[in-house]
The RNA shown here (transfer RNA) has 71 nucleotides and comes from Anaeramoeba flamelloides.
Lineage of the source: Eukaryota > Metamonada > Anaeramoebidae > Anaeramoeba.
Its mean pLDDT, the model's own confidence on a scale to 100, is 82.
It matches the Rfam family "tRNA". Rfam describes the family as follows. Transfer RNA (tRNA) molecules are approximately 80 nucleotides in length. The family's RNA type in Rfam is transfer RNA.

RNA sequence: ACACUGUUGGUUCAAUGGUAGAAUGGGACGUUCCCAUCGUCUUGAUAGGGGUUCGAUUCCCCUACAGUGUA
Numbered sequence: 001a002c003a004c005u006g007u008u009g010g011u012u013c014a015a016u017g018g019u020a021g022a023a024u025g026g027g028a029c030g031u032u033c034c035c036a037u038c039g040u041c042u043u044g045a046u047a048g049g050g051g052u053u054c055g056a057u058u059c060c061c062c063u064a065c066a067g068u069g070u071a
Stems, first nucleotide, its partner, number of pairs: 001070007010024004018054001025043006047063005
């Protein structure tokens, strides 16, 4: 320089255009003499911008970041 892949709660991952789920984590309560375990409730996310569409995590473009390959 060129080609390609990825970016979703604090973390690791789902979601084939129709109100974004799970595990783990955080908080509260219960259980216990206390701690741990366990149970119930709760909290928290689509990298940024634009386009297509009645509707975008999903399709398209640009940017940023991370990675892979070729030279």